Transfer RNA from a Candidatus Heimdallarchaeota archaeon, 73 nucleotides, folded computationally. Its mean pLDDT, the model's own confidence on a scale to 100, is 84. Its Rfam family is "tRNA". Rfam classes the family as a transfer RNA. The sequence is in RNAcentral, with records from ENA. The source organism's lineage runs through Archaea, Promethearchaeati and Candidatus Heimdallarchaeota.
RNA sequence: GGGGAUAUAGCUCAGCGAGUAGAGCGUGUGUCUUAUAAACACGAGAUCAUGAAUUCGAAUCCCAUUGUCCCCA
Numbered sequence: 001g002g003g004g005a006u007a008u009a010g011c012u013c014a015g016c017g018a019g020u021a022g023a024g025c026g027u028g029u030g031u032c033u034u035a036u037a038a039a040c041a042c043g044a045g046a047u048c049a050u051g052a053a054u055u056c057g058a059a060u061c062c063c064a065u066u067g068u069c070c071c072c073a
Stems, first nucleotide, its partner, number of pairs: 001072007010025004019056001027043005049065003
């Protein structure tokens, strides 16, 4: 320098034939317990890497940029 993959909650990941974002773990409160753990109930938490485009509507499609990883040279 060329090509490809990837970026979504604190962590690991779904969701990518466009229609307003979810799970597990973790975390907070409560119940239970002498207490802790476990169990159960109810919450909080991501404007989806950044910017622009298309669209009535974009995590999802197009373009550029950035980070990480892989391949070629």